[in-house]
RNA sequence: GGACAGUCAUCGCCGAGUCCCCGUACGGCGCGAGCCAGGGGAGCCGGGGACCCACACGUCCCUGGGGUGAAUCGGGAACCUUGCCGCCAGGCGAGGAACUCGUAGGAGACCUUCCUGCUCCGAACCCGUCAGCUAACCCGGUAGGCGAGAAGGAAGGAAAG
Numbered sequence: 001g002g003a004c005a006g007u008c009a010u011c012g013c014c015g016a017g018u019c020c021c022c023g024u025a026c027g028g029c030g031c032g033a034g035c036c037a038g039g040g041g042a043g044c045c046g047g048g049g050a051c052c053c054a055c056a057c058g059u060c061c062c063u064g065g066g067g068u069g070a071a072u073c074g075g076g077a078a079c080c081u082u083g084c085c086g087c088c089a090g091g092c093g094a095g096g097a098a099c100u101c102g103u104a105g106g107a108g109a110c111c112u113u114c115c116u117g118c119u120c121c122g123a124a125c126c127c128g129u130c131a132g133c134u135a136a137c138c139c140g141g142u143a144g145g146c147g148a149g150a151a152g153g154a155a156g157g158a159a160a161g
Stems, first nucleotide, its partner, number of pairs: 011147004018042005027036003043142006053132001064130001065127004073102004079096007105121004110157007
């Protein structure tokens, strides 16, 4: 000097996932200030739930349906499991699938909308045969992850001067 990893502080990004009080005398940690678990409140987010409205539209067969979330729908596919036929060489299928190519959609440094462009994401989980909308009312959540920088233009705000 460089690379990688970690910790703390600050700033910021995705997201509803933030803020305040108690906890602090009693559970855990800490010498201690205090931190965590836990409790309460505000804000925010989601679900259930009437009237009205919506739904009802040839027949048969197959297929349960719904919700959170941007995360849905297709193509290919090593490999795995398996059915049938067979002249024992093999042939014809079915299901799953690491991964991969696209894609509805989503994100990218004051905010909103639009245009052009680039990069990234395009997961996971829950209810359990039940759910349209929905005032009153009821229930639940308030986690987690990240540090990439690609912006240019138009309009309107905000802020600063």
Molecule: c-di-AMP riboswitch aptamer (ydaO/yuaA leader)
Organism: Streptomyces formicae